[in-house]
C1' cells in the first nucleotide's frame, strides 16, 4: 500500500415509532428513540421500488423521492487472525 474485519479498543451513524415543521404526494428536516451498520460517510451514474401527471388494448413518456435495495464511481477511523 491492496484485500480483509475479533464478542478487541476509541469513536460514529440511527430503523420502526413518537412529537413538530415542509411537501398535493412519494418522502424530507429537527428533537426524542434504537432495530440494525465497517463505510447505515458523499453523491441518483446504470438498475431497482415508490408518487404524481400524461398515455393506454397492451408496451410507455415525463416528474419528483429512497444511498438503510444492488452495481459501480469518490473519500475515510482502528487493527488481530
Nucleotide at each position: 500500500c491492496a484485500c480483509c474485519g475479533a464478542u478487541a479498543a476509541a469513536g460514529g451513524c440511527a430503523a420502526a415509532c413518537c412529537a413538530u415543521c415542509g411537501g398535493a404526494a412519494a418522502c424530507g428536516g429537527u428533537g426524542g428513540g434504537a432495530c440494525g451498520c465497517a463505510a447505515a460517510g458523499c453523491a441518483c451514474a446504470g438498475g431497482g421500488c415508490c408518487u404524481u401527471u400524461c398515455a393506454c388494448a397492451a408496451c410507455g413518456a415525463a416528474u419528483g423521492g429512497c444511498a438503510g435495495c444492488c452495481u459501480g464511481g469518490c473519500u475515510a477511523c482502528c487493527g488481530a487472525a